[in-house]
Molecule: Bacterial large signal recognition particle RNA
Organism: Actinomycetota bacterium
RNA sequence: CCGUGCUAGGCGGGGAGGUAGCGGUGCCCUGCACCCGCAAUCCGCUCUAGCGGGGCUGAACGCCCGCCCGAGGAUCAGUGCCUUUCGGGGCCAGUACGUCAAGGGCAGCGUUGAUGGUCAGGUCCCGUGCGAUGCACGCCCGUGAAACAGGUCAGGUCCGGAAGGAAGCAGCCUUAAGCGGUAGUGGGCAAGCGACACGGAAAGGCCUGACCGGAGCCAGCCACGACGGGAACGCCCGGGGACACCUUUCGAAGGUGGGCCCGCACGG
Numbered sequence: 001c002c003g004u005g006c007u008a009g010g011c012g013g014g015g016a017g018g019u020a021g022c023g024g025u026g027c028c029c030u031g032c033a034c035c036c037g038c039a040a041u042c043c044g045c046u047c048u049a050g051c052g053g054g055g056c057u058g059a060a061c062g063c064c065c066g067c068c069c070g071a072g073g074a075u076c077a078g079u080g081c082c083u084u085u086c087g088g089g090g091c092c093a094g095u096a097c098g099u100c101a102a103g104g105g106c107a108g109c110g111u112u113g114a115u116g117g118u119c120a121g122g123u124c125c126c127g128u129g130c131g132a133u134g135c136a137c138g139c140c141c142g143u144g145a146a147a148c149a150g151g152u153c154a155g156g157u158c159c160g161g162a163a164g165g166a167a168g169c170a171g172c173c174u175u176a177a178g179c180g181g182u183a184g185u186g187g188g189c190a191a192g193c194g195a196c197a198c199g200g201a202a203a204g205g206c207c208u209g210a211c212c213g214g215a216g217c218c219a220g221c222c223a224c225g226a227c228g229g230g231a232a233c234g235c236c237c238g239g240g241g242a243c244a245c246c247u248u249u250c251g252a253a254g255g256u257g258g259g260c261c262c263g264c265a266c267g268g
Stems, first nucleotide, its partner, number of pairs: 001268006009057003012030004020046005034054005062260007072250003078245003082241003086238004094233002097228004104222003108217002116212008125200005130194002133190003137186003140181004149174004157166003
């Protein structure tokens, strides 16, 4: 130096969180990323540290340190900007809101005739009527008498010498009180009823129509103006939160420089 077999080592790392501390499971970053089992009211450990089982590689493709860059995470104080079901203050100057004014712009109505004027009717109110609705009553319909209701009263009973007469059960017919019904009907009462009729009142607004007349009307939106204030927004002070910058810190991957180790057995 070569070959064979093996051993140490390697088969990822980091951040936050959690923990007395370390590693892991779960989250995030990086990205060449063995497999299975376990684990958050956790799992395994005890000072460099997951435990158990299996597999691959294997003495250079191994390990350690410094520097640069740097994904990503954490972060005291500060600054900026945004935000808030937070606390306090303050005001009507602003937004929004309310009342009013005005008629600049837009929209709308108008010569198929605006504002206005005259007349009529309606709307509103009062009374009466009518209708409808509801309530109870009457009529009506049904039912309804062992005796104390009526009629007719077979049979039988009674009076009579007879002719005849009298009371009268059952049956049949009818009816009273009572009970039930409600399509209709009568009068009564009630009333948050009415596309109804008549009369009255009122004559202001609105609506409709007719006539006169001939060009404006309106105030919906925007703008402008005046006034108001429960303070909703905005405003001021403070608190909380998010983001960015700055500070500090950990730091994967990558780049670069240096260092450590390079073992055991057998054979040639």